[in-house]
RNA sequence: CCUCACUGGAGAGAGUCUGGGCGACUGCGCUGAACGGCGCCGUGAGCCAGGCCACCGAAGGGGCAAGCCCACAACGCGCCGGCUGAAGUCAGCGCGAGGGGUCAAUCUCUCAGGUAAAGCGGACAGCGAGGG
Numbered sequence: 001c002c003u004c005a006c007u008g009g010a011g012a013g014a015g016u017c018u019g020g021g022c023g024a025c026u027g028c029g030c031u032g033a034a035c036g037g038c039g040c041c042g043u044g045a046g047c048c049a050g051g052c053c054a055c056c057g058a059a060g061g062g063g064c065a066a067g068c069c070c071a072c073a074a075c076g077c078g079c080c081g082g083c084u085g086a087a088g089u090c091a092g093c094g095c096g097a098g099g100g101g102u103c104a105a106u107c108u109c110u111c112a113g114g115u116a117a118a119g120c121g122g123a124c125a126g127c128g129a130g131g132g
Base pairs, nucleotide, nucleotide: 001131002130003129004128006126007125008124013053015052016051017050018049019048021047022046027040028039029038030037031036054115055114056113060111061109062108063107067102068101069100070099075096076095077094078093079092081090082089083088
């Protein structure tokens, strides 16, 4: 660093619209003394799919710092040498800013994913086992 098992594990609309199928109570009809059974219409904050708006960040994914590396025409500073009375100026070298590369997250983006409960997922953490 990776894998497996167990445990813990947050956030954000029960949004709205359209369509589809399922579908309890209710209603109607048949059978019927009744219980019950069958059929029809149709219904929910439920289910599935999609559109629109709002939102979340902890699967995954994208972006960024310092540092490190590279590079230096002009700019700034320093060292050294030449020219010069001095100011200054020319060359060389070094450093710095600027430029390029590399580069983290629980930061950031919100593509993906997600937004009642349950379930699923879940960065990360703990305990255990195995591998590199």
Glycine riboswitch aptamer from uncultured Aquabacterium sp., 132 nucleotides, folded computationally. The prediction has a mean pLDDT of 77. The RNAcentral record of the sequence draws on MGnify. The organism belongs to Aquabacterium, within Bacteria.